[in-house]
Molecule: Bacterial RNase P class A
Organism: soil metagenome
RNA sequence: GAGCCGGCUGGACGGCCGCGCCACCCGGCAACGGGUGGUGAGGAAAGUCGGGGCUCCACAGGGCAGGGUGCUCACGAAACGUGAGUCGCGGUGACGUGCAGGAAAGUGCCACAGAGAACAGACCGCCGAUGACUUGGGCAACCAAGAACAGGUAAGGGUGAAACGGUGCGGUAAAAGCGCACCAGCACUUUGGGCGAUCAAGGUGGCUCGGUAAACCCCACCCGGAGCAAGAUCAAACAUGGGAGGCAGCCCGCGCGCCUUGUAACAGAGGCACUCCCGAGGUAGAUCGCUGAGAUGGAUGGCCGCCCAUCCUUCGUUACGAAGGUGGACAGAACCCCGCUUAUAGGUCGACUCAC
Numbered sequence: 001g002a003g004c005c006g007g008c009u010g011g012a013c014g015g016c017c018g019c020g021c022c023a024c025c026c027g028g029c030a031a032c033g034g035g036u037g038g039u040g041a042g043g044a045a046a047g048u049c050g051g052g053g054c055u056c057c058a059c060a061g062g063g064c065a066g067g068g069u070g071c072u073c074a075c076g077a078a079a080c081g082u083g084a085g086u087c088g089c090g091g092u093g094a095c096g097u098g099c100a101g102g103a104a105a106g107u108g109c110c111a112c113a114g115a116g117a118a119c120a121g122a123c124c125g126c127c128g129a130u131g132a133c134u135u136g137g138g139c140a141a142c143c144a145a146g147a148a149c150a151g152g153u154a155a156g157g158g159u160g161a162a163a164c165g166g167u168g169c170g171g172u173a174a175a176a177g178c179g180c181a182c183c184a185g186c187a188c189u190u191u192g193g194g195c196g197a198u199c200a201a202g203g204u205g206g207c208u209c210g211g212u213a214a215a216c217c218c219c220a221c222c223c224g225g226a227g228c229a230a231g232a233u234c235a236a237a238c239a240u241g242g243g244a245g246g247c248a249g250c251c252c253g254c255g256c257g258c259c260u261u262g263u264a265a266c267a268g269a270g271g272c273a274c275u276c277c278c279g280a281g282g283u284a285g286a287u288c289g290c291u292g293a294g295a296u297g298g299a300u301g302g303c304c305g306c307c308c309a310u311c312c313u314u315c316g317u318u319a320c321g322a323a324g325g326u327g328g329a330c331a332g333a334a335c336c337c338c339g340c341u342u343a344u345a346g347g348u349c350g351a352c353u354c355a356c
Base pairs, nucleotide, nucleotide: 001354002353003352005350006349007348008347009346011307013305014304015303016302017301019040020039021038022037023036024035025034026033027032042330046341047340049339050338051337052336053335054227055226056225057224066223067222068221069220070219071085072084073083074082075081086100087098088097089096090095101218102217106216107215108212109211110210123157124156125153126152127151130150131149133146134145135144136143137142165183166182167181168180169179170178184208186205187204188203189202190201191200192199193198231288232287233286234285240279241278242277243276244275245274257272258271259270260269261268308328311325312324313323314322315321316320
């Protein structure tokens, strides 16, 4: 100098005015008013993403379907959480990053290009062993040359993200793990380190078995729903069920509605209106749930002074000082807790890496 990771902080003090809640005092029948004291936003209060407490509803047992999770260990009430590791990928490095079980159970898919895209393929090329063909030689068996019809060949070219291990030697007509050596990978296995994921070293084997599971699928484990507008308690009015009065112990004053029945008329019997009481349900409403902030139209604020960080201008100037001005991000509780994610001007501390 460049970079990487983590932590802390994110205005301080004072004055005046004001707001919510609580306690006490004074006034008031009360509603309420006044006074004093206490208390009153965040690292994310945000998004409402994961887990839990709490509440209500549902629920015999087993299975299917559906959904979730998916390397290891520890912590944790739990978690799509945290920490430390393993492995893959990226970076010279500090470090970053990862929906990180299984593709040698099965099925599907692999565009375009290309001859061929999964136990493949002959377009160009290479070969002429083998069969047929032509020419020459030979009595003949056969030999030599040619051509490339059948055929052989995955070395080389070309296509593609990917072409069925790589390099070399041998081998062959030309080739090829066809054989061998080394390397890479896979399966099985031995020894050692680690709690473990896994790592290191070795042996054997066939010689190589592509990718995709964020396609279906397979394997292992797990899984009721709704949410504080959850919910609980009290509880009007209207309507409704029951009871008493109405329909009268006596005296005085006043009053004594309507219907049915009954009577000659009264008396008598029953009902309605009306009044009072008790109840069921639980609406309006209230309270609780509710909190060391705790509202339920939702408080936590405004102004001024001064200081500090930042920035600007001017003056003096070696770093610096003086004067004037500017001015502090993201944001704001609503049942609580543990996490995650996202937003965040500026200041500050620490560890580490690379280069010089």